[in-house]
FMN riboswitch aptamer (RFN element) from Actinobaculum sp. 352, 125 nucleotides, folded computationally. RNAcentral holds the sequence, with entries from Rfam.

RNA sequence: GUCAUGUCCCGGGGACGGUGAAACUCCGUACCGGCGGUGAGAGUCCGCGACCCAGCCCGGAAGGGCUGGCUGAUCCGGUGAAAUUCCGGAACCGACAGUAAGAGUCUGGAUGGGAGGAACAUGAU
Numbered sequence: 001g002u003c004a005u006g007u008c009c010c011g012g013g014g015a016c017g018g019u020g021a022a023a024c025u026c027c028g029u030a031c032c033g034g035c036g037g038u039g040a041g042a043g044u045c046c047g048c049g050a051c052c053c054a055g056c057c058c059g060g061a062a063g064g065g066c067u068g069g070c071u072g073a074u075c076c077g078g079u080g081a082a083a084u085u086c087c088g089g090a091a092c093c094g095a096c097a098g099u100a101a102g103a104g105u106c107u108g109g110a111u112g113g114g115a116g117g118a119a120c121a122u123g124a125u
Base pairs, nucleotide, nucleotide: 001125002124003123004122005121006120007119009117010116015029016028017027018026030105031104032094033093034048035047036046037045043092044091052069053068054067055066056065057064058063074090075089076088077087078086096108097107098106
C1' cells in the first nucleotide's frame, strides 16, 4: 500500500415581486444542484441513493434484510492529446403527502434513511 472484519464521525441546496377573497404553489423575474465513475473538473454521460410499489426471508412484536419494479433533463461553438465535465452561448429538469389556489425553493414524514466519504483498531497479504 491492498484486502477482510469491527468501531466511530461526517453525509442536500434554493424566493422575491405582481394579481387575487385566498398562491413563497399561478404569472414575472431570480435562485439551487446528493454520491461514485470518467483520457480533464458533470443537476442533463454511465451507475448509485432518497420517495413509492411487489415478492421472498428473519422476528412474538416493533422492526429489519435481500431481490426486483418505478425513477427527470443538453445542445452548439472554442481550446486541447483527451472535455455532452473546462471556456463562451443558448436550453432543459426536479419524488411523495399537505395547502383558502396548482410547489425543485413553504410545511411534513425526517432529531429518519442514505449512496458514499474520512478516521481508528484487529487480522491477512

Its Rfam family is "FMN riboswitch aptamer (RFN element)". Rfam describes the family as follows. The RFN element is a highly conserved domain that is found frequently in the 5'-untranslated regions of prokaryotic mRNAs that encode for flavin mononucleotide (FMN) biosynthesis and transport proteins. Gene Ontology term of the family: FMN binding. Its mean pLDDT, the model's own confidence on a scale to 100, is 86.